[in-house]
Molecule: transfer RNA
Organism: insect gut metagenome
RNA sequence: GCUUAGCUCAGUUGGGAGAGCGCCUGCCUUACAAGCAGGAUGUCAUAGGUUCAAGUCCUAUAGUGAC
Numbered sequence: 001g002c003u004u005a006g007c008u009c010a011g012u013u014g015g016g017a018g019a020g021c022g023c024c025u026g027c028c029u030u031a032c033a034a035g036c037a038g039g040a041u042g043u044c045a046u047a048g049g050u051u052c053a054a055g056u057c058c059u060a061u062a063g064u065g066a067c
Base pairs, nucleotide, nucleotide: 001064002063003062006021007020008019009018015052023039024038025037026036027035045061046060047059048058049057
């Protein structure tokens, strides 16, 4: 310094949790791929605090990386 979906990551004023890839179903095809339509997926590392409200602020802990 980082920890957010299976993977890679965004989320920058504290108020709606998201993108790409992947996955599932259907269409298309002799079949596969591609394409099209639809869908599912989150303890935002853990615990506590502040606040009407926390992924976001504060504290501790854990894991991991660089010097």